[in-house]
About this RNA
Predicted 3D model of an 89-nucleotide RNA (c-di-GMP-I riboswitch aptamer) from Luoshenia tenuis. Its mean pLDDT, the model's own confidence on a scale to 100, is 75. Rfam family: c-di-GMP-I riboswitch aptamer. The literature on the family includes a 2007 paper in Nucleic Acids Res by Weinberg et al., "Identification of 22 candidate structured RNAs in bacteria using the CMfinder comparative genomics pipeline". Its family is annotated with cyclic-di-GMP binding in the Gene Ontology.
RNA sequence: AAAUAUCGUCGGCAAACCGGCCGAAAGGCUGGGACGCAAAGCUAGAGGGCCUUCACCGCCACAAUGGGGUAUGGCAGCCAGUUGCACCU
Numbered sequence: 001a002a003a004u005a006u007c008g009u010c011g012g013c014a015a016a017c018c019g020g021c022c023g024a025a026a027g028g029c030u031g032g033g034a035c036g037c038a039a040a041g042c043u044a045g046a047g048g049g050c051c052u053u054c055a056c057c058g059c060c061a062c063a064a065u066g067g068g069g070u071a072u073g074g075c076a077g078c079c080a081g082u083u084g085c086a087c088c089u
Base pairs, nucleotide, nucleotide: 005089008087009086012037013036017032018031019030020029021028022027035077041082042081043080047079048078049075050074051073055070056069057068059067060066
C1' cells in the first nucleotide's frame, strides 16, 4: 500500500404515518418523522419481477361512471447490473 472478514463509532440515507405540491392512477417532490439500511449510491431502451390504466384495444356484457387486455407511466427499500467510502480490530 492492497484484498478479504468482523465489531463498534463520527458522519450518511430514511419505511409507515402526517402537512403542502404534482399526477388519471401507480407513484414522485418537499417539510416533519424513524421502521430499517454497509451501498437504502447510481441504472427502469437493449435481464427477470412487481404496481397502475389517462389513453388505446373491443374480447365479455349491453344497464354502464361496468368487467377484461395492453405500458408508452411507475417501483432500485424485490432480485439483478454497475461504481464506491473515514476510523478502530